[in-house]
Context: one part of a larger RNA
Molecule: large-subunit ribosomal RNA, domain IV
Organism: Datisca glomerata
RNA sequence: CUCUCUCUAAGGAACUCGGCAAAAUAACCUCGUAACUUCGAGAGAAGGGAUGCAUACUCACAAAGGGGGUCGCAGUGACCAGGCUCGAGCGACUAUUUACCAAAAACACAAGUCUCUGCAAAGUCAUAACACCGUGUAUGGGGGUUGACGCCUGCCUAGUACCAAAAGGUCAAGGAAGUUGGUGACCUGAUGACAGGGGAGCCACCGACCGAAGCCCCGGUGAACGGAGACUGUAACUAUAAUGGUCCUAAGGUAGCGAAAUCCAUUGCCAGGUAAGCUCUGACCCGCACGAAAUGCAUAAUGAUCUGGGCACUAUCUCAGAGUUAAACUCG
Numbered sequence: 001c002u003c004u005c006u007c008u009a010a011g012g013a014a015c016u017c018g019g020c021a022a023a024a025u026a027a028c029c030u031c032g033u034a035a036c037u038u039c040g041a042g043a044g045a046a047g048g049g050a051u052g053c054a055u056a057c058u059c060a061c062a063a064a065g066g067g068g069g070u071c072g073c074a075g076u077g078a079c080c081a082g083g084c085u086c087g088a089g090c091g092a093c094u095a096u097u098u099a100c101c102a103a104a105a106a107c108a109c110a111a112g113u114c115u116c117u118g119c120a121a122a123g124u125c126a127u128a129a130c131a132c133c134g135u136g137u138a139u140g141g142g143g144g145u146u147g148a149c150g151c152c153u154g155c156c157u158a159g160u161a162c163c164a165a166a167a168g169g170u171c172a173a174g175g176a177a178g179u180u181g182g183u184g185a186c187c188u189g190a191u192g193a194c195a196g197g198g199g200a201g202c203c204a205c206c207g208a209c210c211g212a213a214g215c216c217c218c219g220g221u222g223a224a225c226g227g228a229g230a231c232u233g234u235a236a237c238u239a240u241a242a243u244g245g246u247c248c249u250a251a252g253g254u255a256g257c258g259a260a261a262u263c264c265a266u267u268g269c270c271a272g273g274u275a276a277g278c279u280c281u282g283a284c285c286c287g288c289a290c291g292a293a294a295u296g297c298a299u300a301a302u303g304a305u306c307u308g309g310g311c312a313c314u315a316u317c318u319c320a321g322a323g324u325u326a327a328a329c330u331c332g
Stems, first nucleotide, its partner, number of pairs: 002326001005323004010318002014316001019313001027051001029049003038148001052070002055067001057065002071075001083311005089305001090303002096106001111146007123132002150297002155227002159225002161221003168216003174210002178206001180204004186197004229247005256290001257287001268284001270282003
């Protein structure tokens, strides 16, 4: 120096990414307790007071109470035992998770919704039998998605997907009337090789026509996958544009929110808080690149969550000091 602890003048977060760590608070009784709220909570809110011992009284001998008394600096006398508060974000909540670097805003959840499914169900495993679902039966079961409650969930069906319909078009294997060719008894050429013709049968190519689903076509569906413009003129200061025009589209982003867990430029601009604020809060809106169940916006309660302020408290610091334990070290 390091480790475990104890104490410290004055100050009290000036430390630091950040009050990390430490300190402070603490038990029981009693008084008292705000906003907000889903009326349950919030709440142990906050903030006060009291606590020993002996004694007589009320009194059931327990407990409690008030009375006068008494000791100490100190009476839950040591130990053990909430710090509190104000404002934002996210997730409603309890719960779950990366055994061994992440406990969270991730997962789940009750609830909403879409879709499949009539039971030999759909779905799953398997080549199959069997089995699960389920000794269940639509208030059931499977799958997808959002995620309590509250207010809502607007436009687009052109593309893709799914559903429905089955009139028309296209269309395979297969079937097939028929056409053509080969072979062919036999006939002809002269008479053996040869050449020409050729019934039936057999073989082969082609083949009108028949021929399912699918696809095309028609219609529907967004809590299906998804999508949601551009240019330009205009008001009696200026600026801006309720309004007009042109082009394109399936339709051109509604409500709500907005420098946001989303804003590049950016420490945007204004206000608040501070002596001073890249963080924080409230507004503004030119949203680079929010937006409505990959939900939008609010929200009491809740959280070893994340973020800003304050009170209390302190060796975090100004700025160090003294002691203690262990180890090391020195002597032995």